This is a predicted structure of a 584-nucleotide part of an RNA (large-subunit ribosomal RNA, domain V) from Candidatus Halobonum tyrrellensis G22. The RNAcentral record of the full RNA draws on ENA and SILVA. Its Rfam family is "Archaeal large subunit ribosomal RNA". Its Rfam clan is "LSU clan".
Context: one part of a larger RNA
Order: sequence, then C1' cells, then structure tokens
RNA sequence: CUGGAGACCCCCAAGGGGAAGCGAAGACCCUAUAGAGCUUUACUGCAGGCUGUCGCUGGGACGUGGUCGCUAACGUGCAGGAUAGGUAGGAGCCGUUACACAGGUACCCGCGCUAGCGGGCCACCGAGGCAUCCGUGAAAUACUACCCGUUAGUGACUGCGACCCUCACUCCUGGCGGAGGACACCGGUAGCCGGGCAGUUUGACUGGGGCGGUACGCGCUCGAAAAGAUAUCGAGCGCGCCCCAAGAUUUCCUCACGCGGGUCGGGAACCCGCGGAAGAGCGCAAGAGCAAAAGGAAGUCUGACAGUGUCAUUCCCAACGAGUGACGCUGACGCGAAAGCGUGGUCUAGCGAACGGACCAGGCCUCUCCAUGAGGCCGGUUUACGACAGAAAAGCUACCUUAGGGAUAACAGAGUCGUCACAGGCAAGAGCACAUAUCGACCCUGUGGCUUGCUACCUCGAUGUCGGUUCCCUCCAUCCUGCCCGUGCAGAAGCGGGCAAGGGUGAGGUUGUUCGCCUAUUAAAGGAGGUCGUGAGCUGGGUUUAGACCGUCGUGAGACAGGUCGGCUGCUAUCUAUUGGGGG
Repeated sequence: CUGGAGACCCCCAAGGGGAAGCGAAGACCCUAUAGAGCUUUACUGCAGGCUGUCGCUGGGACGUGGUCGCUAACGUGCAGGAUAGGUAGGAGCCGUUACACAGGUACCCGCGCUAGCGGGCCACCGAGGCAUCCGUGAAAUACUACCCGUUAGUGACUGCGACCCUCACUCCUGGCGGAGGACACCGGUAGCCGGGCAGUUUGACUGGGGCGGUACGCGCUCGAAAAGAUAUCGAGCGCGCCCCAAGAUUUCCUCACGCGGGUCGGGAACCCGCGGAAGAGCGCAAGAGCAAAAGGAAGUCUGACAGUGUCAUUCCCAACGAGUGACGCUGACGCGAAAGCGUGGUCUAGCGAACGGACCAGGCCUCUCCAUGAGGCCGGUUUACGACAGAAAAGCUACCUUAGGGAUAACAGAGUCGUCACAGGCAAGAGCACAUAUCGACCCUGUGGCUUGCUACCUCGAUGUCGGUUCCCUCCAUCCUGCCCGUGCAGAAGCGGGCAAGGGUGAGGUUGUUCGCCUAUUAAAGGAGGUCGUGAGCUGGGUUUAGACCGUCGUGAGACAGGUCGGCUGCUAUCUAUUGGGGG
C1' cells in the first nucleotide's frame, strides 16, 4: 500500500424471536337473596270462554212438586166383645110421629190388613141405642177441646217441565211487511276452565360448580393436647319413639357363669347343693350409674294431678326464644305402722314461635231485662314449618346481558409424585449341572419431571386452545456410525454391558388426529425439552357461539366428552434482538 474481518457512534432496508406486545373492565367457569327471553300439570293473579242466576222482561193455558190455611175421611202388634193415633176434661150423651131419625135388614159408592170402616138411599122393620161393669201399659169415635201422621178435594204464594202468543228487544227491507221472540244481545253476580297474558320464585353447605350426600335440629364415645371451650364431606353409632305399665309405693328376693348330683333328659328344659361383687339385668345408641338395688316377684294405687316460683342449661368466656332439667311453696291425693317416698320411665336424645283450622263441661263482653240463640275476645288441647329461631314458590338459555372474582374451575405455569418412565439393593427360581452368558418373582430404596392425578399459589380491566407446517437451539436414559469388555463368543450373524451427543435419523397408505396400524426401502428409520417451542409466521381439518338434521332423554323450553353438514383468524413495528447494506 491492497484485500478481508471486528469494536464504538449514527443512518437505510428487511423478516417478525421477546417486550407473558397493542386492541376489548374474559363471551368459558363460579358468585350476586343482579337482570332478561322462553317453557310448564311451579306459585299468585288478569284477560277470555262455558254454565247457573238477577235486571232489561210482557201475556196465556197444561202437567207436576213445596209451604200455609180450610173441608171431609182414615189410623188393625199380642191380649181383649173388636180396625183402641196421642193428651186433657168427663158421668153422662144421642133419639122417640117427622119435609125428622138412634138402631137393624136389603141395595149403591169409596177405602181395606177381607176382620170390617165411612158416606148415600126412607124400600122395609123400628123405641130404644151407647158409656160406667170384664179384660188392658193406656178407656171409650158416649160427648167436648187441642194436637200428630196419612189420603182426597179446594184456596193463596211459589218452584220445575214442556208448549203457545206478541208488545219490549234483535235481524232483513226503500216502503208495506217479514223472520225470530221474552230467547238472544247487553249489564251485574257466583262456580268452573283458563302460560293467551302478567308479576315473581326456583335455598344453603360443598377441596370450583353440577350429580351424590346432609357433615342443615338433637344424643353418646373418640379425635380433644388430664379445668372449660374446640374444626374438617374427621372416625364409630344413634333419635323424630315406645310403655296404663315398662309409672308410684310397700314388702320379699338375687344375677351371669362354673362345678357336683338328680326318671325320661341329651351340649342345652326343670330340681337340689357348693362357689360366684356383678363377668347379668335395667324398652331402644353409647357412656356413666346401680346388689337386703335403680335388677326380679307380689299387694295396693294413679304424683304420667292442679296452681305458682327460683336456679341451671340451651347459649364456656357477651346477649338471645321454644325446649329441657334440678330444687321449692300451696291444694287435692296414692303407698307405707311410721320416718318418708311419689311433680312419669336411673341419667344424658324422642322436638317447634306467630298467623290460620278444628275442638272445649273454661272465663269475659255485645245483641238483651230473663230464657233460648248468634257474634266477638281471652285461655286450654290438637294440627307444621325436619332448610328444624319457622318466606307462600318449578325449570331452560348455545339468543343471552350486567356487576364482580384468579376469594373459584377448564389451557399453560408452579408445588407434589400416588400413578408414570428409568435405575438400583437382596436373590427364590429358570437356564440339562450352574442365581448373576441371558432371564429374573416377592420385598425394599431411589432418580426424573415426558403420562395421569391431587392442590388452588400466579394470571378472569384476557399470557389465543389440538394437530400439521416452517425454522432454530438444547439434553442423553444412544436407533445408526466410532472405541472397549463379557458371552451358553470357532468363523459369520447375534445377545448383554461400558465410554461417547460430531454427524445422520428419510418416503408413502389410512385418520383432523398426537398416537397407532400397514407398505416398500435404509447404516438407522432413537427418545425428550424449549409456555404439551413456534397463529403481531402460515393453516383452520378437530374442539368450542349463533343455522339445521338424526338417535336418546325431557310434558315442555331444551339437553347430550353422541353422530352429522355449514360457519370471520385484526394490528401501518416504538424499544430490544437478529439479518443485509452504508457513513464517521
């Protein structure tokens, strides 16, 4: 001097690794005594509909009921003269010459239990007939009064059934008129139907939520750490009753079990003897307690009574209801000779406020002065809220919305490592003999952080989610290639082991696939990590919105790690990093 490379400062261009890049108070998930749309045999209502009834709304006749009144008649257990409705009065009542009539005979009609009863008829007879006496629970339809039931007729009011009319009212019509007609329409009222519409509800706990369960009210033991208290979807179990005796009291007795003995009789029935502090029993869980008893038996009873308190507990230590217990007083009782005991069950579980319903022999008030009656208040008993200090209450949402949450799930990360992968210790056994060429049970100990779980620590004012593709780096527990050792290594080919990560590890078929299966090659077709590397690089087949179909489930709205077709991939690069170029 020429060429190349580099450090520093600055510039140009590029593609996009990072800034858990920018964009949008996450749409998934959960929570809210937040919302909305939809559904229904959720709850409560409202339109609307149907039917009854009343008004608008009048007339007539027929049939058939009800109530009240009038007239007439009827009323049979047995016994008994015989067809006795009931009660009260009661010793008399009815009739005798007539247009009259008690009674009897004949005839007609009605009822009937076939015994008779009532009415009519003067055709015939006619002056007495019926009670009181017998018998009967009750005495005369002898006579009088009132009442009950039944039947027939009649009057008033009224209900129902089917029918006729015309005048309201309705319809047709230009008018005359016609059709319908007290119906319909309209209005009031009552019952029923009534997602057509509306307002709402649809619990909580929870190793996310849902499904499951109830740990949501009570009792016992342990956990519980020797006072008391003490949590978990901790461990083991129970209660929502039962009992008129299984309660009260008085008296008497002693159990389980073992041994010995005794006809049938045995392992086990009943009897006798001995031992026997409890190993039995006490209605039911567990714990505590209990032997001349709290257990077993018998006698008599109802204290499992009424009223009124205090204290404790529920609820440690603040407050708190119902409930529960202990101890009193008053009254009336039970048992006991008495002292006494008895306010259920030996104690700890066996339970429920208001409002409402039912009942009450309770108390009070009003109508109303008394009786009957009606209504109300207070009190008592019972009935239930078990989500148990107690709203009146079903679902879907992928059409969805809002407020929030990393207080809480799905992906990824982190922790852990049961599971998983890999390794080791010991060596029973297989290997013709021989544990260790090779394979290696049971048991034990690790390493890794590739599987799957668990946890819920970061992120819900967002860190884009499977697979493929592109491109780069790393690890070694090495598939090939290199060096070495053992062999049940003759050689060749293998098998097992040690060192070693320089390089390589490919192509097809099927499937969205990762994976897997298959095909032909090859020295070999290794495994894993990098936010399951890589969507401000691509793709978008899958999953995971809105449309739609099928199967199944659901009354339905809808739902389904069931299937199927379709379905948007934003960003102009500031910094940093990198690549290429240039200037000083």